[in-house]
Context: one part of a larger RNA
RNA sequence: GGAUGAACGCUGGCGACGUGGAUAAGGCAUGCAAGUCGAGGGACCCGCAAGGGGACCGGCAGACGAGGUAGUAAUACGUAGGAACGUACCCCAAAGUCGGGAAUAGCCCACCGAAAGGUGGAUUAAUACCCGAUAGUCUCUCAGGAGUAAAGCUCCGGCGCUUUGGGAACGGCCUGCGGGCUAUCAGCUUGUUGGUAGGGUAAAAGCCUACCAAGGCUAUGACGGCUAGGGGAGGUGAGAGCCUGACCCCCACCGAUGGUACUGAGAUACGGACCAUACACCUACGGGUGGCUGCAGUCGAGAAUCUUCCACAAUGGACGAAAGUCUGAUGGAGCGACGUCGCGUGAUUGAUGAAGUCCUUCGGGAUGUAAAGAUCUUUUAUGAGGGAGGAAGUCUAUUGACGUUACCUCAUGAAUAAGGGGUUGCUAAACUCGUGCCAGCAGCAGCGGUAAUACGAGUGCCCCAAGUGUUAUCC
Numbered sequence: 001g002g003a004u005g006a007a008c009g010c011u012g013g014c015g016a017c018g019u020g021g022a023u024a025a026g027g028c029a030u031g032c033a034a035g036u037c038g039a040g041g042g043a044c045c046c047g048c049a050a051g052g053g054g055a056c057c058g059g060c061a062g063a064c065g066a067g068g069u070a071g072u073a074a075u076a077c078g079u080a081g082g083a084a085c086g087u088a089c090c091c092c093a094a095a096g097u098c099g100g101g102a103a104u105a106g107c108c109c110a111c112c113g114a115a116a117g118g119u120g121g122a123u124u125a126a127u128a129c130c131c132g133a134u135a136g137u138c139u140c141u142c143a144g145g146a147g148u149a150a151a152g153c154u155c156c157g158g159c160g161c162u163u164u165g166g167g168a169a170c171g172g173c174c175u176g177c178g179g180g181c182u183a184u185c186a187g188c189u190u191g192u193u194g195g196u197a198g199g200g201u202a203a204a205a206g207c208c209u210a211c212c213a214a215g216g217c218u219a220u221g222a223c224g225g226c227u228a229g230g231g232g233a234g235g236u237g238a239g240a241g242c243c244u245g246a247c248c249c250c251c252a253c254c255g256a257u258g259g260u261a262c263u264g265a266g267a268u269a270c271g272g273a274c275c276a277u278a279c280a281c282c283u284a285c286g287g288g289u290g291g292c293u294g295c296a297g298u299c300g301a302g303a304a305u306c307u308u309c310c311a312c313a314a315u316g317g318a319c320g321a322a323a324g325u326c327u328g329a330u331g332g333a334g335c336g337a338c339g340u341c342g343c344g345u346g347a348u349u350g351a352u353g354a355a356g357u358c359c360u361u362c363g364g365g366a367u368g369u370a371a372a373g374a375u376c377u378u379u380u381a382u383g384a385g386g387g388a389g390g391a392a393g394u395c396u397a398u399u400g401a402c403g404u405u406a407c408c409u410c411a412u413g414a415a416u417a418a419g420g421g422g423u424u425g426c427u428a429a430a431c432u433c434g435u436g437c438c439a440g441c442a443g444c445a446g447c448g449g450u451a452a453u454a455c456g457a458g459u460g461c462c463c464c465a466a467g468u469g470u471u472a473u474c475c
Stems, first nucleotide, its partner, number of pairs: 001475004006471005013343006019336002026299003030296003035060003040057002044053003067254003077178006085171003090167008098132004108121005138147003152159002180226003187217003192214008229251004233244004256277005279290004307333001309332003315329001316327004346376004356367004381412006390402001419464005424445003430459005440447002
């Protein structure tokens, strides 16, 4: 000198674009953040009907999106490869979509419980469930053969369902190389290293089991300990390098803590389930309920970090044939000089160099064209009027949270707007008074003990400017 997710002191006019819980992955009141489909189903309620409604069964979605960085030094990441795999929705192609059955929720009845909720009986439907048939481009195969499927709805246009092959994109697995500190960690390992057989998985494999062999890693640092999410990137620097990993993007991991599986194309699942633990809440003391590291908000700790806002109008997502519904994703507004950039706080003229203040050698000098005064302008501000783009869809029509917005025109009136630090040298800028090694200053050298340009004040001056200084950290 540059930089920062900064903080603190003094000060503070406006706008645009960014950015804002770095500490306690500490605890959380309240509201919202994931639903949707009546063109899968039957019953029920309202209604004269058309139609509407909220539950229940069923389908799809809840594995995305959003948040955080606790753990993890390698089951991670980056990069370059590999072979033994999977895929709901989407696209292309081919074939099929036949026959039958038993239940069950809801509703009703009875009962238990404070509640959460639960038990029994009766009854009913389906694109829910089961059985049979058929089948090859499917699977197995001793190549003879054996085995496996489907669901209907309809406004008659279609929308679906099953099987197979291919695509797109995504994911699982394996390998090489690369990137922290530590030897005051030197030996580590028994499913350990390899083989055979079996099991297991979507899939290779000690992934698991039995048996056999005794291997495998290590000073090119194994094993242990400490620290830490990784990368794209960011800061600085002429570069080499050094430091960092906020915001944004990609990947990984986590969801009070520890463990487990179920469902499913996909989870060992943040707003699903079960168990245990701690904590908190309700209770009729028998028993229950909960998980903000989603958006706001609250307490706590802290030097320190925002609104319990508006809207689905746009973009995107889920569901739906669609209309549409949902969406704290997102789009916006609010708060904070936290940062960067831009603009303003007026312009021209004005000497008798007014007054005041400071200095003085008492002659004068400085503040200083500065003010006053005169003539203008209106960025900005305030008021009034006009007024978008963002809007595409589905022919017309309709649809904007922002938004009384941006922007344009007019009016009023210099009107609404300047501070902070420094002034001994480094280092731009000095005089007077007060103080008297005191009070104090200070980044370093140092200054102050009666003439202090270094302390305090006044006046002048210097630097930057809606900021300016200090502190912390990095180059």
Predicted 3D model of a 475-nucleotide part of an RNA (small-subunit ribosomal RNA, 5' domain) from a Patescibacteria group bacterium. The sequence was found in a public genome assembly.